The prediction has a mean pLDDT of 81. Predicted 3D model of an 81-nucleotide RNA (c-di-GMP-I-GGC riboswitch aptamer) from Sulfurovum sp. NCBI's taxonomy places the organism under Bacteria, Pseudomonadati, Epsilonproteobacteria, Sulfurovaceae, Sulfurovum.

RNA sequence: AAUGUUAAAGCCAAACACAUUGUGAAGUGUGGACGGAAAGCCAUGGGUCUUAGUAAUUCUAAGAUCGCCAGGUUACCUUAC
Numbered sequence: 001a002a003u004g005u006u007a008a009a010g011c012c013a014a015a016c017a018c019a020u021u022g023u024g025a026a027g028u029g030u031g032g033a034c035g036g037a038a039a040g041c042c043a044u045g046g047g048u049c050u051u052a053g054u055a056a057u058u059c060u061a062a063g064a065u066c067g068c069c070a071g072g073u074u075a076c077c078u079u080a081c
Stems, first nucleotide, its partner, number of pairs: 004077001011036002016031006034067001040073003044070003047065007
C1' cells in the first nucleotide's frame, strides 16, 4: 500500500420499552443488542415513506430516511495471507 479471512484495542446500535419534539414520515435522550469494516459525514441520482395541493394511484411543492442501492468525501485497527 492493498485486503477485511485472523487477533487485539476501541467505535456504532436494529427491533422493542419509557420520556420528549413534530400534523406526519421521523428526530433526540435512557435502557437494550439484531447486526455493521465506514451502520462516519453529504439528500447528488434512483428507491421507499410523510404532509399539502390536485378529479386522480399521475403530477407539483415542501419534507423524512445515508442501518435500501449508487456516487462524493474523510477516517481507526490490521500479528494471518
Source information: The sequence was found by an Rfam model in a public genome assembly. Its Rfam family is "c-di-GMP-I-GGC riboswitch aptamer". Clan: c-di-GMP_I riboswitch clan.